[in-house]
Large-subunit ribosomal RNA, domain VI from an Opitutales bacterium, 267 nucleotides, folded computationally. The full RNA is in RNAcentral, with records from ENA. The coordinates come from a structure-prediction model, not an experiment, and the mean pLDDT is 86.
Context: one part of a larger RNA
RNA sequence: CGUAGGAAAUUUGAAGGAAUACAUUCUCUAGUACGAGAGGACCGAGGAUGACGAGCCGCUGGUGAUCCGGUUAUCAUGUCAAUGGUAGAGCCGGGUAGCUAAGCUCGGGAAGGAUAAGCGCUGAAAGCAUCUAAGCGCCAAGCCAGUUCCGAGAUAAGAUUUCCCUAACUGAAAAGUUGUAAAGGCACCGGGAGACGACCGGUUUGAUAGGAUAGGAGUGUAAGUGCAGCAAUGUAUUGAGCUAACUAUUACUAAUGGCCUGAGCGA
Repeated sequence: CGUAGGAAAUUUGAAGGAAUACAUUCUCUAGUACGAGAGGACCGAGGAUGACGAGCCGCUGGUGAUCCGGUUAUCAUGUCAAUGGUAGAGCCGGGUAGCUAAGCUCGGGAAGGAUAAGCGCUGAAAGCAUCUAAGCGCCAAGCCAGUUCCGAGAUAAGAUUUCCCUAACUGAAAAGUUGUAAAGGCACCGGGAGACGACCGGUUUGAUAGGAUAGGAGUGUAAGUGCAGCAAUGUAUUGAGCUAACUAUUACUAAUGGCCUGAGCGA
C1' cells in the first nucleotide's frame, strides 16, 4: 500500500515448506503345521527394551561468581573480641530460583488410493497355447494421502462474532479539510518474551516492578552475656543467626501529566 467504511477477537485451509517413516527381544498361538528324528514355523495377539524426537523440572542429580558455613596467610578498623580487604570465587563443605540430563512424561499407529518387481483372471492375433494386444484383479519399510507445524499478499486477498458510526466547514456532485468514535500507538513500570524490533502483563478504578511483613527453602546452633576449664575450648540462651532469583499479603516507592494516529453508512 492492497484486501471498497474503520476496528478487535476467533477461525477455515488452497498452495508450498518442514518433521515423522523405527529396531531388537520375550510370551501366547504352539512344541501346533511340517519333519523318521534332530529340530521347528508362516499368519495373528500381547508385553518389554534400545536408539531417535518433542515437552517438562514433581523425583534423582549437575550448575548455581558471592546464599550460608568452615578454614590458612597477611593487611586494616587504636587494642581484646568482632568484622572487612587481598590471595584463581584464596581454598574447602553445602545450596534456593532459573537453566539442565544422566531424571520424568509422551510419540512412531490403524484403515485407504495408485503402483514396482512379482503373482493371476478372461482372452485373441495364431480354431491350440498365452497375465496383454482390448479388458479386469492382487501385491512393498518405497509413492500419494494420513499425523504434527506453518499458512488468506490464497491479489480468486475467504468465514464468523462483537464494537464504532449519518460530526463541522467547503462543494452541484465526486471529493477535500478539520476535530473526533471504536480502536491502536507513543511514553512509563516490568516479564518464565527477547540481539534490536516483536510478543505478553501492568500504568492509581493499580499488586506491574522494588521495598516491607509473613512463609517456603538453604546453611547449620550468630553476636553478646552467663557457667565450666590454667588454657585451647566446651556448654546454656538457641534449630540460633543470616539469607539471591521462590510464594502470599501490603500502595511505603516508582508506573506523572499527557501526546499522536484513527471512520463518516461505506465507489